[in-house]
RNA sequence: AGGUUAUCAAGAGUGAACGAGAGUACUGGCUCACUGACUUCACAGCAACCUGCCACCCGAGGCAAGGUGCUCCUACCAGCAAAGCAUUUGCUUUGGAUGAUAAUGA
Numbered sequence: 001a002g003g004u005u006a007u008c009a010a011g012a013g014u015g016a017a018c019g020a021g022a023g024u025a026c027u028g029g030c031u032c033a034c035u036g037a038c039u040u041c042a043c044a045g046c047a048a049c050c051u052g053c054c055a056c057c058c059g060a061g062g063c064a065a066g067g068u069g070c071u072c073c074u075a076c077c078a079g080c081a082a083a084g085c086a087u088u089u090g091c092u093u094u095g096g097a098u099g100a101u102a103a104u105g106a
Stems, first nucleotide, its partner, number of pairs: 003104006013043005021032003026079004044071003048068003051064004075098001080095006
């Protein structure tokens, strides 16, 4: 690295730099963007996982913020399948696929 496990509808911004695209593969939409998005840095914040402490072992809680991570829009929505509702090619739920993050890992 491939892989495995868990989670992904909550939460959390200011300043500076840069300068044209960006929104997690691809496609179709839809949003954001020279009133400067995205990205980088600084400080701040959030609390998903690990860690520490407290509680607890039915349930699976609280605090901290050390290590990663994160701080527009449900992973922006949909795409594959099943079921249900509606019968105006739609809507809802569940699962899968893909992706991201953490831990582990040759």
Model confidence (mean pLDDT): 81 of 100.
A computed fold for a 106-nucleotide RNA from Oceanobacillus piezotolerans, annotated as SAM riboswitch aptamer (S box leader).
NCBI's taxonomy places the organism under Bacteria, Bacilli, Caryophanales, Bacillaceae, Oceanobacillus.